[in-house]
RNA sequence: AUGAGAAACCUAGGAGAGAAUGCAACAGUGUGUCACCGAAGGGGAAUUAGCAAGAAACUCUCAGGUAAAAGGACUAGGUUUUGACG
Numbered sequence: 001a002u003g004a005g006a007a008a009c010c011u012a013g014g015a016g017a018g019a020a021u022g023c024a025a026c027a028g029u030g031u032g033u034c035a036c037c038g039a040a041g042g043g044g045a046a047u048u049a050g051c052a053a054g055a056a057a058c059u060c061u062c063a064g065g066u067a068a069a070a071g072g073a074c075u076a077g078g079u080u081u082u083g084a085c086g
Stems, first nucleotide, its partner, number of pairs: 005082009018034001020033005035066003041062001042060003047053001
């Protein structure tokens, strides 16, 4: 000094599903009863004789969520750090 890739932060976009119902409390809540959603996170399995390893936007809904707000996988841009290759 080129700067693939990775990480953190910031900005923008970002779906789905009851503002259900009972009780308590009264700004925002808590707690039962059903009904639902999948894109925080988490679990599962294909594969292998077995152990181990091992996936996803598939699947399960533990968790989370079902007006707004918040959150939100993922995408794009920017800054910083590291750094393959040359």
Record summary
Predicted 3D model of an 86-nucleotide RNA (Glycine riboswitch aptamer) from Lachnospiraceae bacterium XBB1006. The model forms 86% of the base pairs in the Rfam consensus. The prediction has a mean pLDDT of 82. The sequence is in RNAcentral, with records from Rfam.